[in-house]
RNA sequence: UUGUGUAAAUAGCAAAUCCAUUGAAAAGUGGAGACGCAAAGCCACGGGCCUACAGCAUAGUGCUAGGGCAGCCGGGUUGCCGUA
Numbered sequence: 001u002u003g004u005g006u007a008a009a010u011a012g013c014a015a016a017u018c019c020a021u022u023g024a025a026a027a028g029u030g031g032a033g034a035c036g037c038a039a040a041g042c043c044a045c046g047g048g049c050c051u052a053c054a055g056c057a058u059a060g061u062g063c064u065a066g067g068g069c070a071g072c073c074g075g076g077u078u079g080c081c082g083u084a
Base pairs, nucleotide, nucleotide: 002084003083004082005081012037013036017032018031019030020029021028022027035071041077042076043075045074046073047072048069049068050067055063056062057061
């Protein structure tokens, strides 16, 4: 440097749920909590998914990302330990 994650060590993250809080919502953040994770670190670049305040159309309602999801997949980028 490249490949790899059976076993081990050291450290790390934290699903559901509950509480608080921000938000129109999706969801985010903090606390409790652990289903899991070898990138479950970071980046919305491609696909996908969620939401629809404003906007547009409208009879109810519908469409739409400029809002989100990196723990949906791919891609980019940085990195620990073991191993070949």